[in-house]
């Protein structure tokens, strides 16, 4: 230099034909306990990497940028 994959909650990751943003763990509160742990209930927490485009509508499609990883040279 060229090609490819990935980027979604604090962490690990789902997700989709383009229309509701989610799970587990963790965190907070409550129940339970002498106290804790386990267990149960509730809740908070997100610019779906950034930017532009297509569209009535974009996490999803298209272009560009950044970062991580891999391959070729």
């Nucleotide at each position: 230099g060229c090609c490819g994959u990935c980027u979604u909650a604090g962490c690990u990751c789902a997700g989709u034909u383009g229309g509701g943003a989610g799970a587990g763990c963790g965190u907070g509160c409550g129940a339970c306990u002498g106290a804790a742990g386990u267990u149960c209930g509730c809740a908070a927490g997100g610019u779906c990497a950034c930017u532009a485009g297509u569209u009535c509508a974009a996490u999803c499609c298209u272009g560009g940028u950044a970062g991580a990883c891999g391959g070729c040279a």

Predicted 3D model of a 73-nucleotide RNA (transfer RNA) from a Candidatus Bathyarchaeota archaeon. Model confidence (mean pLDDT): 82 of 100. It matches the Rfam family "tRNA". About the family: Transfer RNA (tRNA) molecules are approximately 80 nucleotides in length. The family's RNA type in Rfam is transfer RNA.